[in-house]
Context: one part of a larger RNA
RNA sequence: UUGGGUUUAAAGGGUGCGUAGGCGGUUUAUUAAGUCAGUGGUGAAAGACGGUCGCUCAACGAUUGCAGUGCCAUUGAUACUGGUAGACUUGAGUUCGUAUGAGGUAGCUGGAAUGGAUAGUGUAGCGGUGAAAUGCAUAGAUAUUAUCCAGAACUCCAAUUGCGUAGGCAGGUUACUAAUACGAUACUGACGCUGAUGCACGAAAGUGUGGGGAUCAAACAGGAUUAGAUACCCUGGUAGUCCACACUGUAAACGAUGAUGACUAACUGUUUGCCCUUUGGGGUGAGUGGUACAGAGAAAUCGUUAAGUCAUCCACCUGGGGAGUACGCCGGCAACGGUGAAACUC
Repeated sequence: UUGGGUUUAAAGGGUGCGUAGGCGGUUUAUUAAGUCAGUGGUGAAAGACGGUCGCUCAACGAUUGCAGUGCCAUUGAUACUGGUAGACUUGAGUUCGUAUGAGGUAGCUGGAAUGGAUAGUGUAGCGGUGAAAUGCAUAGAUAUUAUCCAGAACUCCAAUUGCGUAGGCAGGUUACUAAUACGAUACUGACGCUGAUGCACGAAAGUGUGGGGAUCAAACAGGAUUAGAUACCCUGGUAGUCCACACUGUAAACGAUGAUGACUAACUGUUUGCCCUUUGGGGUGAGUGGUACAGAGAAAUCGUUAAGUCAUCCACCUGGGGAGUACGCCGGCAACGGUGAAACUC
């Protein structure tokens, strides 16, 4: 390379938008680039292959024929692909109506809890653990009551629930804003799918500047435990956790399952539309769960939300270790990220 694969064995990019490219619905006419057929030319010699012949045979040599994927020209064919011109509506989109939701951004606001401050009551303990001690407390703690302050998170509702492309999103409310589904079938008329490079978004931790700082808590200190204990347990506690702006760009970023379209028994929940209804229920979309036929799979299991049967496009894999390392390059304030080997070894 061919071929085979990517839930768990190596392997789906964290997610989206989208450039080039690849692929692309129904139909009419035309063209004849791809495609197919005929003819002509070319396709050096040697070599290879078949026949015949020459060295006593063979190797070797001579001669003749065939072959020569291909390329060029020309004449035709027109089903398919492509080009051009036109038409269509089922793919895609628009419009109108209805509905849904923790979708997003900003503002305002609520109660409980926690910690603190002040004051009252009150007295000797509190706290913590397996047991203790460090710690706090007669300068009055813990407990309890009242008032005030601060920051952060939102009990119940709450659910195999919902929304979002992913990351993610949950007290209430207002404003702005995005989306999806269904119904109508009015409009456009293939406008589509995928998507290398690129751009944007992207949990937590971390970084810069300025705020904020209640709780919790890396580091750190002390007390225990222990042979030791740079830990697990306890008492404290700083970065951080929160906000604004700017970076970082990674996660078991997981459904460990790329996107889109088509096809392939059923049953049973649930969310949200629409239609019918004898108000018992039934039907039909879009989601989200549980079983399961065919089928698939090494099995576990998957099974109309496929890991089944097909099509298009992208990404990725090729024994373990060395190694996601070294070097180089690119990015970053740094931390580090991206790309990414080899020797050697089993």
Model confidence (mean pLDDT): 88 of 100. A computed fold for a 346-nucleotide part of an RNA from Flectobacillus longus, annotated as small-subunit ribosomal RNA, central domain. The RNAcentral record of the full RNA draws on ENA and SILVA. NCBI's taxonomy places the organism under Bacteria, Pseudomonadati, Cytophagales, Flectobacillaceae, Flectobacillus.